RNA sequence: AGAGUUUGAUCCUAGCUCAGGAUGAACACUGGCGGCAUGCUUAACACAUGCAAGUCAGAUGGAAAGUGGUGUUUCCAGUGGCAGACGGGUGAGUAAUGCAUAAGAACCUGCCCUUGGGAGGGGAACAACAACUGGAGACGGUUGCUAAUACCCCAUAGGCUGAGGAGCAAAAGGAGGAAUCCACCCGAGGAGGGGCUCGCAUCUGAUUAGCUAGUUGGUGAGGCAAUAGCUCACCAAGACGAUGAUCAGUAGCUGGUCUGAGAAGAUGAUCAGUCACACUGGGGUUGAAACAUGGCCGUGACUCUUAUGGGAGGCAACAAUGGGGAAUUUUCCACAAUGGGAGAAAGCCUGAUGGAGAAAUGUCGCAUGGAGGUAGAAGGCCCAUGGGUUGUGAACUUCUUUUCUUGGAGAAGAAGCAAUGACGGUAUCUGAGGAAUAAGCAUCGGCUAACUCUAUGCCAGUAGCCGCGGUAAGAUAGAGGAUGCAAGCGUUAUCUAAAAUAAUUGGGCAUAAAGCAUAUGUAGGUGGCUUUUCAAGCUUGCCAUCAAAUCUCAGGGCUCAACCAUAGACAGGCGGUGGAAACUACCAAACUGGAGUACGAUAGGGGCAAAGGGAAUUUCUGAUGGAGGGGUGAAAUGCAUAGAGAUCAGAAAGAACACCAACGGUGAAAGCACUCUAGUAGGCCAACACUAACGCUAAGAGAUGAAAGCUGGGGGAGCAAAUGCGAUUAGAUACCCCAGUAGUCCUAGCCGUAAAUGAUGGAUACUAGGUGUUGUGCAUAUCAACCAGUGUGGUGAUGUAGCUAAUGCAUUACGUAUCCCACCUGGGGAGUGAGUUCACAAGAAUGUAACUCAAAGGAAUUGCAGGGGGCCUGCACAAGCAGUGGAGCAUGUGGUUUAAUUCAAUGCAAAGUGAAGAACCUUACCAGGGCUUGACAUGUGGACACAAGUGGUGCAUGGCUAUCGUCAGCUCAUGCCGUAAGGUGUUGGGCUAAGUCCAACAAUCAGCACAACCCUCAUGUUUAGUUGCCACCAUUGAGUUUGGAACCCUGAACAAACUGCCGAUGAUAAGCCGGAGGAAGGUGAGCAUGAUAUCAAGUCAUCAUGUCCCUUAUGCCCUGGGCAACACACGUGCUACAAUGGGCAGGACAAAUGGUCGCGAUCCCACGAGGGUGAGCUAACUCCAAAAACCCAUCCUCAGUUCAGAUUGUAGGCUGCAACUCGCCUGCAUGAAGCCAGAAUCGCUAGUAAUCUCCAGUCAGCCAUAUGGCAGUGAAUUCAUUCUCGGGCCUUGUACAAACCGCCCAUCACACUAUGGGAGCUGGCCAUGCCCAAAGUCAUUACCUUAACCACAAGGUGGGGGAUACCGAAGGCAUUGGCUAGUGACUGGAGUGAAGUUAUAACAAGGUAGUUGUACUAGAAGGUGCGGCUG
Repeated sequence: AGAGUUUGAUCCUAGCUCAGGAUGAACACUGGCGGCAUGCUUAACACAUGCAAGUCAGAUGGAAAGUGGUGUUUCCAGUGGCAGACGGGUGAGUAAUGCAUAAGAACCUGCCCUUGGGAGGGGAACAACAACUGGAGACGGUUGCUAAUACCCCAUAGGCUGAGGAGCAAAAGGAGGAAUCCACCCGAGGAGGGGCUCGCAUCUGAUUAGCUAGUUGGUGAGGCAAUAGCUCACCAAGACGAUGAUCAGUAGCUGGUCUGAGAAGAUGAUCAGUCACACUGGGGUUGAAACAUGGCCGUGACUCUUAUGGGAGGCAACAAUGGGGAAUUUUCCACAAUGGGAGAAAGCCUGAUGGAGAAAUGUCGCAUGGAGGUAGAAGGCCCAUGGGUUGUGAACUUCUUUUCUUGGAGAAGAAGCAAUGACGGUAUCUGAGGAAUAAGCAUCGGCUAACUCUAUGCCAGUAGCCGCGGUAAGAUAGAGGAUGCAAGCGUUAUCUAAAAUAAUUGGGCAUAAAGCAUAUGUAGGUGGCUUUUCAAGCUUGCCAUCAAAUCUCAGGGCUCAACCAUAGACAGGCGGUGGAAACUACCAAACUGGAGUACGAUAGGGGCAAAGGGAAUUUCUGAUGGAGGGGUGAAAUGCAUAGAGAUCAGAAAGAACACCAACGGUGAAAGCACUCUAGUAGGCCAACACUAACGCUAAGAGAUGAAAGCUGGGGGAGCAAAUGCGAUUAGAUACCCCAGUAGUCCUAGCCGUAAAUGAUGGAUACUAGGUGUUGUGCAUAUCAACCAGUGUGGUGAUGUAGCUAAUGCAUUACGUAUCCCACCUGGGGAGUGAGUUCACAAGAAUGUAACUCAAAGGAAUUGCAGGGGGCCUGCACAAGCAGUGGAGCAUGUGGUUUAAUUCAAUGCAAAGUGAAGAACCUUACCAGGGCUUGACAUGUGGACACAAGUGGUGCAUGGCUAUCGUCAGCUCAUGCCGUAAGGUGUUGGGCUAAGUCCAACAAUCAGCACAACCCUCAUGUUUAGUUGCCACCAUUGAGUUUGGAACCCUGAACAAACUGCCGAUGAUAAGCCGGAGGAAGGUGAGCAUGAUAUCAAGUCAUCAUGUCCCUUAUGCCCUGGGCAACACACGUGCUACAAUGGGCAGGACAAAUGGUCGCGAUCCCACGAGGGUGAGCUAACUCCAAAAACCCAUCCUCAGUUCAGAUUGUAGGCUGCAACUCGCCUGCAUGAAGCCAGAAUCGCUAGUAAUCUCCAGUCAGCCAUAUGGCAGUGAAUUCAUUCUCGGGCCUUGUACAAACCGCCCAUCACACUAUGGGAGCUGGCCAUGCCCAAAGUCAUUACCUUAACCACAAGGUGGGGGAUACCGAAGGCAUUGGCUAGUGACUGGAGUGAAGUUAUAACAAGGUAGUUGUACUAGAAGGUGCGGCUG
């Protein structure tokens, strides 16, 4: 310090998540030692038992022991003194009666210190005790005796009140032989402690806005240690509050602690300061101090006890127990140390404290061994079978002993001469023994260090985020190995950092969340220039303080460290005091550049009111006229012979104001437009008179505010939600059409919202330009108006710097700065619920949470697609020809059937395909039978290893192939542009079949495709002439033979075509058009040739191959069957339906193949298939072989025929081991459908379509009508690119990227989840009023009683009891009120879910552009009206 995650990729915005540190922690697994720390965070729940506060006999009476007596010793129930207000615990309450910090004045202070003075004289009681007595007990009652440092009176001092006199009012002794010591009383001072007051600071909520009645102040009184409404009487009506009162929620506060670079955020265990509390409320007593944790009196709840009448209790002390909880220890030792209480002291008490025990709870330190050791052992794991790794790791050799076991010695902590140690025989030291006693946990897909095998097969599981798992998982589980940390490790929880993700440091607001609809203006904030004053802010020096501990630093002590102690430094705050005076504020005085006023011009749909106008529309009246008109994509509803529409004339009504008109004007915005008039607001310009900072912004507040809508009253021509009808449609609650009501208009009110937008708050200043337009000046010029120049106020388009994520903005800023205001902080839930305010209503304003997701979003990029646009192209359409679809048959497929009908191929791009030949074989299928080292091969002595598989996976693969498509595209290097994805090049202008070529250009080169090169055909030349050829010369039946090499033909090699030439055109280009020549002319015709990619396209059954599976079988062999089935559907073909034909007879003309297990002539036989014979040919020689359409002659004459030829019968032939399932051919006989074919659809542009025969491969034969090839005859049409389909390039918008077979919205149905309303019901808290009123203080008292003092004695003062009145806790009551929690039949919407249902609203012009406010309406998305926006 960053990283992962939105996308096909990119940049940004934004959230979520991770890596760090920390903890009073908990849990899983594991666990050797020691030091130092720490430990009920939950139930302030309940608590058995023990213990935690006593002490003093030197205050006093007394008791006991002992004694003859005095003395002595011991004890402490009572009286008395001091202490139980400290120490210890807890954090319930408390948002200020608290705490922290800094000050203050009207106070108190036992014990302690210093100091001054004093203690004289008297008196009366009460406990204990004794007697009697009540009660179960706790605990009492009556009578009698008695002491004091207990109590009382007098005197006196200081002191207090008072200021005139006067009044009130102290004391105690004890010990000792004594000195003396300790106590006591009254003062003064101190130290330490405490009470009180005040400034500042101290959590959240405004969906808590008003609160307060002793309340705020005064006078007087009371009261207190002291001030004070602290309390009371009277008087006044104040006090507090948007700088947040009151109310509600939460919480002890602080030093500190954790994190952070810091600012800060979180926290308040241990230690320390302080406050509050002590079962729950209330109350007082004593005292220096309490309203008292181990004190008292009432109340309430709970527990215990009882003889039922009454009593007792309070662990939030230390241990311990139950309970709660994820979770927190021993019913231990000691007063040895430190401290505390009382005491003269010794001694006593002390669960404070010092220690120990248990706990890895944390932290620090140490160990689990060191050195050598390769046969790189065995075993494990992996493997390409070679090896690698575990791994110097182990074994083995040698060494050491921290730790461990054991023996010995043995502290400091102890102060003051000695004595005194819980810890503890502990720490430590020193011998002996022996590597001996000691390693785990998590992780290994990325973030994030670390990789393989096996198992599993969207299962089991994993997961912090992204995600992994559907048969080859580095992500699950196990194993091997590796990595990290280590007596721990990982998980969970919480805090902080990362997070600049609340931004003071340090964010934003055009489009990502975010500028109020607009202006006015209050508080507040902020503010021009000059000179003074002052010193509040600011700045600076010093003083005091901010407890200690902590943090930090220096040296030091425990062997180190943690830890401990010492000394220093720091401490941003608050307070005090001195200085400075720039800036801000204040004071005072000036100024004019801001602002305003006055004067003079000027533009304008600025606003309000009144008056007037014409065009159009509709209606009505009259006339003319006579059949339609209207409307639409096409129609229909509706209108019209009762006279429409059309035309003419007249009348009425209401609404809106064409042209001018503009990117123009004006207003704060909404908005504003016929003309004229009245009064009225604001702006701008010029000149420069006046005021003198009067300014800017603006929370609340009030004002204005389109359209729709609401209320009352008018008005109503046109238009038009709703509604009705007609269409369209699968439906059509829509789009279209015909009607049509609210409304639209006016008036008076309400509403207060819009995409109220420049999606851009207001003000001021500064920062290049050029160019339009609208106001208004100046100067020049002119007769005048222009042009051109120069100011100023608006309003546009462009553009530099700068800014921006980019788009873009750019003097009208989204630039550079200052001031003020509003607003934002992931998406959804939701601008929703409840609450509150406003409104007549509709609704508006304010405005959550639960829950849910890991994204949502902005800008730009490349593609894809568009019922977007432009350009181009193709037998793509069109123009034609011939077909398919109808019939019969052949063949393939689906389906069905079957023991099996083997398998594969399935839109184009499967279906006469794999299969260029299924009777057996093939053969993979079925039935039956047989074999098991096997049908074949290798290794081995043998066992065996294996062999074999047309078994699975084409979604593990190679190779091959189809397809887009013979479409013209696809890329790279360097450079340049862009933050980047990417762009440029490759686009734009021409041209081409072509990214073909030309020229231009931030591009310049280059590659794969295109073209060309190869092959065939078309022309010629040369050469070669056998088996081919024959012009001339002979010759024959015949090129048969001699001969010839001219021709044809064949083979080889050359030539030829390149827009080369001419003309027109084009840019003097590329090219295109025409022409000449030529066998051929613009690619001459054809074939082969197929870029980058796409479809997880096809093929494991051609072959090859990973992996899985089978092994007396999924292998191999045999026989028979099946692949040939048959209601049906589809594809591809053949033959036809006839006369352009069919039959019969005669006669012509090919090319290219093939042939020795072969082709087979000739002759004979058979009607024929064929049989017999076997010449020739290993082929330009011979054979298949006859070419057929065609020509000529004849019959048929439009009919199911002399068309057609299926089907069937019968007789034969051939091949073959075999012809039934299941072959082909022949003769005779039979003679089906079919008379040109619906919707739809295929092929073809010239030697092409169509038509006619011929050949070949496979092959014993053949289901071949298939496939491939050869030649013969030989057309028609192409206007053109509007439409259909496919493709290419450019561009556009996009919410698509699995890419339109995309994405996506809403209802309904089902399941689950949280939540709102809800008749209500049940709690809690707070407040108010009243009733009853305990304990209790002050007060009153005519009742009762009374030792000290006074009284001459009657009584009094004073005290006590009782009673009374106020206040008063708990309790009760109220039509109580407010807040809050839980629950509730039923109900509302929301969210999430697998592949449900209905439609298709949005994204492309999304097929009616979308969206918005409002209103109506509809199963649902939605539709329509009015106004607005362009996103």

The RNA shown here (small-subunit ribosomal RNA) has 1431 nucleotides and comes from Trichopus zeylanicus subsp. travancoricus. It matches the Rfam family "Bacterial small subunit ribosomal RNA". Gene Ontology terms of the family: ribosome and structural constituent of ribosome. The organism belongs to Trichopus zeylanicus, within Eukaryota. The coordinates come from a structure-prediction model, not an experiment, and the mean pLDDT is 84.